[in-house]
Context: one part of a larger RNA
């Protein structure tokens, strides 16, 4: 661009694609069989493996922004305290994220049409015959059913909401207003992302930061004070610290604004 006005939601499905798997145990019932050995058809029930999909509540990994302990050295004049390097110096943990070995789900059932194969009825051809007419039963396969995409399906679909002047006139124009409903741009951001995309929010605002409160880490801080000749231990103190979590709170930043798109629809 198109879908004979413009937009916004939620749609229908022609079509495409994905799944479609396998085994054990148990009851029937040690029954039917079978001289015993040994053992089911049908029919019901509980699992398991690989596969596959989403998640991170639990087991656990990682977690070079968290929290501690230590080493050697340089520094902050010195003591204490810290800070830099040394593979994140080493070394024990961990929060969100991500994740698997963690968790929870899926193959089913049911309908249709049928393959080999079973059969009814039944003639050709007085019998007979599952076929020539008719009419059933039957498969992990076919088409539905589940699960994803999907109206550029030009056959361009459907609901349902929402917007949009007046006048003059030679019906092709013109004047004077208007710029809707939405949309983009632009900032603040994202469990969304290589860019774009795609959500969220722009003061009538919890979008992000800071802040305060609280999960959860860590694992009892610094000073001081007591005990010890020291190292050190104890009390204050389940302390102090704390990213990404979850809340609340306009204190900073989302300014200022700009484009696009029109007037009832051949």
């Nucleotide at each position: 661009c198109g879908c004979a006005g413009g937009a916004u939601a939620u749609u229908u499905g022609a079509u495409a694609g994905g799944a479609g798997c396998a085994u054990u145990c148990c009851c029937u019932a040690g029954u039917a069989c079978g001289a015993g050995a040994g053992g089911a058809c049908c029919g019901g029930g509980a699992a398991u493996g690989a596969g596959u999909g989403a998640c991170c509540u639990c087991u656990g990994g990682u977690g070079u922004u968290c929290c501690a302990g230590u080493u050697g050295u340089a520094c902050c004049g010195c003591c204490a305290g810290g800070u830099g390097c040394a593979u994140u110096g080493c070394u024990g943990g961990g929060u969100a994220g991500c994740u698997a070995a963690g968790u929870c789900g899926c193959g089913a059932a049911a309908g249709g049409a049928u393959a080999a194969g079973c059969g009814c009825u039944g003639a050709a051809a007085g019998c007979a015959u599952c076929u020539a007419a008719g009419c059933g039963c039957c498969a992990a396969g076919c088409c539905c059913c589940c699960c994803u995409a999907a109206a550029g399906a030009u056959g361009a679909g459907a609901u349902a909401u929402c917007c949009c002047a007046g006048g003059a006139u030679u019906u092709a124009u013109c004047c004077u207003c208007u710029a809707a409903a939405g949309g983009c741009u632009a900032c603040a951001g994202g469990a969304a992302g290589a860019c774009u995309a795609c959500c969220u929010g722009u003061u009538c605002g919890a979008u992000a930061g800071g802040c305060u409160g609280g999960a959860g880490a860590u694992g009892u801080a610094a000073g001081c004070a007591u005990a010890g000749c020291a190292a050190u231990a104890u009390g204050u103190u389940c302390a102090g610290u704390u990213g990404a979590c979850c809340a609340g709170u306009a204190c900073u930043a989302a300014u200022c604004a700009g484009c696009c798109g029109u007037g009832a629809g051949g």
A computed fold for a 266-nucleotide part of an RNA from a marine metagenome, annotated as large-subunit ribosomal RNA, domain VI. Model confidence (mean pLDDT): 88 of 100. RNAcentral holds the full RNA, with entries from SILVA. It matches the Rfam family "Bacterial large subunit ribosomal RNA".